[in-house]
RNA sequence: GGGCGAUUAGCACAGCUGGUUAGUGCGCGCGGUUCACAUCCGCGAGGUCGUUGGUUCGAAUCCAACAUCGCCCA
Numbered sequence: 001g002g003g004c005g006a007u008u009a010g011c012a013c014a015g016c017u018g019g020u021u022a023g024u025g026c027g028c029g030c031g032g033u034u035c036a037c038a039u040c041c042g043c044g045a046g047g048u049c050g051u052u053g054g055u056u057c058g059a060a061u062c063c064a065a066c067a068u069c070g071c072c073c074a
Base pairs, nucleotide, nucleotide: 001073002072003071004070005069006068007067010026011025012024013023019057028044029043030042031041032040050066051065052064053063054062
């Protein structure tokens, strides 16, 4: 230098062919249970879906550039 893949909550990930509310587990906070802790149960907070632009009535999802990480080739 060229090619490919990934980027969604603090962490690990899902999101099927563009359409409604962006979800799951762990973690975190509160409450219940306990003498207490753990476990378990209930409730809750937390996301500009990497950035910028484009397509579209509508984008986490499609397209482009850039950024970061990884793999391969030279």

A computed fold for a 74-nucleotide RNA from a Candidatus Limnocylindria bacterium, annotated as transfer RNA.
Its mean pLDDT, the model's own confidence on a scale to 100, is 81.
Rfam family: tRNA. Rfam describes the family as follows. Transfer RNA (tRNA) molecules are approximately 80 nucleotides in length. The family's RNA type in Rfam is transfer RNA.
The same sequence occurs in records of 3 taxa.
NCBI's taxonomy places the organism under Bacteria, Bacillati, Chloroflexota, Candidatus Limnocylindria.